[in-house]
A computed fold for an 89-nucleotide RNA from an Alphaproteobacteria bacterium, annotated as Glycine riboswitch aptamer. Model confidence (mean pLDDT): 85 of 100. Taxonomically the source falls in Alphaproteobacteria (Bacteria, Pseudomonadati, Pseudomonadota).
RNA sequence: GCGGUCGCGCGGGAGAGCGUGGGGCGACCCACCGCCGAAGGAGCAAGCCGCCCCCGGUAAUCUCUCAGGCCCAAGGACCGCGCGGCCGC
Numbered sequence: 001g002c003g004g005u006c007g008c009g010c011g012g013g014a015g016a017g018c019g020u021g022g023g024g025c026g027a028c029c030c031a032c033c034g035c036c037g038a039a040g041g042a043g044c045a046a047g048c049c050g051c052c053c054c055c056g057g058u059a060a061u062c063u064c065u066c067a068g069g070c071c072c073a074a075g076g077a078c079c080g081c082g083c084g085g086c087c088g089c
Stems, first nucleotide, its partner, number of pairs: 001089012017033001019032005034070003040066001041064003047058004
């Protein structure tokens, strides 16, 4: 110096009810119906790996929506930049 990985900071960052009823001064809380997927979680393959076979292992932005979310805010996978730790060249 380059690459990988983890953490922190900054920037960008979608989707979905201005729903109904009740409580509360309000912020909000509870219930019901409808909806979203990009925190997290869960699931799987004709491929790949192990294997003679059976069988086993294996992922996601895919699927499910438990959680979370559906004005704003917050959060937010992922992307970019900066700083630092670790590993490799």